[in-house]
RNA sequence: GAAGUUCGCCAGACCGCCGCUGGUGCAAGUGCCGAAAGGCCGCACUGGAGGAAGGUCCGGACUGCGCAGGGCAGCGUAGCAGGCAACACCUGUCCACCGCGAGGUGAGGAUCAGAGCAACAGAGACGAGUCUGCCUUGCGGGCGGAUUCGCGCCGGAGGCGCAAGCCGAAGGCACGAGUCCACCCUCCCGCAAGGCAGGGUGAAACGGGCAAUCUCUACGCGCAGCAAUACCAAGUAGGCCAACGUCGACCUGUGUCCCGGGGAGUUGGCGGGUAGGUAGCACCGAGCCGGUGGGGCGACCCCCGGCCCAGAGGAAUGGCGGUCACGGCGCGGGCAACCGCGCCGCACAGAAUCCGGCCUAUGGGGAACUUCACCU
Numbered sequence: 001g002a003a004g005u006u007c008g009c010c011a012g013a014c015c016g017c018c019g020c021u022g023g024u025g026c027a028a029g030u031g032c033c034g035a036a037a038g039g040c041c042g043c044a045c046u047g048g049a050g051g052a053a054g055g056u057c058c059g060g061a062c063u064g065c066g067c068a069g070g071g072c073a074g075c076g077u078a079g080c081a082g083g084c085a086a087c088a089c090c091u092g093u094c095c096a097c098c099g100c101g102a103g104g105u106g107a108g109g110a111u112c113a114g115a116g117c118a119a120c121a122g123a124g125a126c127g128a129g130u131c132u133g134c135c136u137u138g139c140g141g142g143c144g145g146a147u148u149c150g151c152g153c154c155g156g157a158g159g160c161g162c163a164a165g166c167c168g169a170a171g172g173c174a175c176g177a178g179u180c181c182a183c184c185c186u187c188c189c190g191c192a193a194g195g196c197a198g199g200g201u202g203a204a205a206c207g208g209g210c211a212a213u214c215u216c217u218a219c220g221c222g223c224a225g226c227a228a229u230a231c232c233a234a235g236u237a238g239g240c241c242a243a244c245g246u247c248g249a250c251c252u253g254u255g256u257c258c259c260g261g262g263g264a265g266u267u268g269g270c271g272g273g274u275a276g277g278u279a280g281c282a283c284c285g286a287g288c289c290g291g292u293g294g295g296g297c298g299a300c301c302c303c304c305g306g307c308c309c310a311g312a313g314g315a316a317u318g319g320c321g322g323u324c325a326c327g328g329c330g331c332g333g334g335c336a337a338c339c340g341c342g343c344c345g346c347a348c349a350g351a352a353u354c355c356g357g358c359c360u361a362u363g364g365g366g367a368a369c370u371u372c373a374c375c376u
Stems, first nucleotide, its partner, number of pairs: 001372007009364002012324007020048007029041001031040003050348001054359002057357005062225004074221005079093005094108001095106004109216002114214002116210002131198012144181007152173003158167003229279004239270006250262004285308001287307005293302003326345008
């Protein structure tokens, strides 16, 4: 100098002005909104996004429902030891694999319980068998003859035709098939059974592999989730009960009585939910920060001191200006290092009940270590 590995760190800083939002304190008006429940309005002080707030993949807290005990089913986990509230997370270590190395990855129990699966190549791929060669045994055929049939060739008696030419018997030869007789010692061919050997294909050839295919073993797990859940609580929504009412309540012409018309509900009480509101919910806790404190290789645990640290509910965490820092570009000066001025930019992304992890996205910078090259 180049290429890597592992582990930390930061996420622009400060000031001014104007806003948004939570908390605390003070101050309240017979204030405003609302039927109510409840909410809002002032001043001061003070807090106000992240390392991932993200994906919602694991594990918990919390809440409601369920629950004698055990088994089956279902889901999950899997070397060994440890950490943790818990985990599929983390640490250490063994083994396997990857890397020259620093290091990294691993669903790493069981294939003598059973099932399933394996591209291409290969005769054969999970059922068993057999491609080639040799040996043994058995059967059939050939190395013999006779005979029948089929087909092909030769052959030409004879016939037809004016002719070219055509048809064509007897006979002969070869091949194939069938029947009968003979042979059936050796030799040759084919088939079947048994045995032995060999090469080739392939990751793998009756001997293995895969359990991240089912399965078996061991262990763990009740179900649902903050739109959980609890409380308050409208409606000319609906339910139940009581009284009165078709023997006319009640409404209406009409202020009253008579009369006329309509007419089946009216009044009171009770309890459950919905809209709406409040709590859950900003947490003294699996809390945060610091310690040349202690234990442990480590994850982590203990001790000491300090701190209280976002929180809405269509959803706050912002805008403007200035100075400085960082990066880029342009111009000017300078041999150069560099200096000055101007402009632009500053990643991924934004809490939504909370917490511990994992994974993913992303800008910059640091330390240690590894390998190679060069110089001394």

A computed fold for a 376-nucleotide RNA from Ramlibacter sp. MMS24-I3-19, annotated as Bacterial RNase P class A. The prediction has a mean pLDDT of 76. It matches the Rfam family "Bacterial RNase P class A". The family's RNA type in Rfam is ribozyme. The RNAcentral record of the sequence draws on ENA. Of the family's consensus pairs, 91% are formed in the model.